[in-house]
This is a predicted structure of a 73-nucleotide RNA (transfer RNA) from Cyanidioschyzon merolae strain 10D. The prediction has a mean pLDDT of 83. Rfam family: tRNA. Rfam links the family to the GO term triplet codon-amino acid adaptor activity. The family's RNA type in Rfam is transfer RNA. The RNAcentral record of the sequence draws on ENA.
RNA sequence: GCCUUCGUAGCUCAGUGGUAGUAGCGCAGCACUCGUAAUGCUGAGGUCGCGUGUUCGAUCCACGCCGGAGGCU
Numbered sequence: 001g002c003c004u005u006c007g008u009a010g011c012u013c014a015g016u017g018g019u020a021g022u023a024g025c026g027c028a029g030c031a032c033u034c035g036u037a038a039u040g041c042u043g044a045g046g047u048c049g050c051g052u053g054u055u056c057g058a059u060c061c062a063c064g065c066c067g068g069a070g071g072c073u
Base pairs, nucleotide, nucleotide: 001072002071003070004069005068006067007066010025011024012023018056027043028042029041030040031039049065050064051063052062053061
C1' cells in the first nucleotide's frame, strides 16, 4: 500500500430501510428480612464511531475519514 470484517447504554450484544432501538450484567429506588445476601418489581442511562450523499424516510444502502481485528504483498 491492498483486501476482508467489526464499531449500537459503563461492559457483552440483538436488531439491518418505516410509527417509540433490544436484552443480560452493572447502577439507583422500592418490596421481602431483625439486618445483609439472594429473589421479585420499577426506573435512569443511547449524537446507533465522524462526515457527505441516496431515499418520502437511514442504526440499516453508497462514498470518504477515524479506530479495532485478521489476511496479502